A computed fold for a 96-nucleotide RNA from Bacillus canaveralius, annotated as c-di-GMP-I riboswitch aptamer. The source organism's lineage runs through Bacteria, Bacillati, Bacilli, Bacillaceae and Bacillus. Its Rfam family is "c-di-GMP-I riboswitch aptamer". Its family is annotated with cyclic-di-GMP binding in the Gene Ontology. It was read from a public genome assembly, where an Rfam model found it.
RNA sequence: UCCAGAAAAGGGCAAACCUAUUGAAAGAUGGGGACGCAAAGUCGCGGGUCUAAGGUCUUGGAAGCAUUUUCAGGCUAGGACGGCUGGGUUGCCUGG
Numbered sequence: 001u002c003c004a005g006a007a008a009a010g011g012g013c014a015a016a017c018c019u020a021u022u023g024a025a026a027g028a029u030g031g032g033g034a035c036g037c038a039a040a041g042u043c044g045c046g047g048g049u050c051u052a053a054g055g056u057c058u059u060g061g062a063a064g065c066a067u068u069u070u071c072a073g074g075c076u077a078g079g080a081c082g083g084c085u086g087g088g089u090u091g092c093c094u095g096g
Stems, first nucleotide, its partner, number of pairs: 002096004012037002017032006035083001041089003045086003048081003054076005060071004
């Protein structure tokens, strides 16, 4: 430096769920918890997935003389997920 993770040592992280805070939501953060994880360290860079506040559209509904307001539906990431996957980067132990 590269490959591998059967066994071992010392450790590490922490799904679901509960709870508090936060957010329009998806979700995030703290505490409890322990399904799992050898990168479940780190970087949204590609793909994928989730959400749709705002924006935008509609022979649509309602109110109004009307500008418009409001409800419903469609589209949309500039919001998220790294414990979906690929990649970058750093790294512990053991064996070869």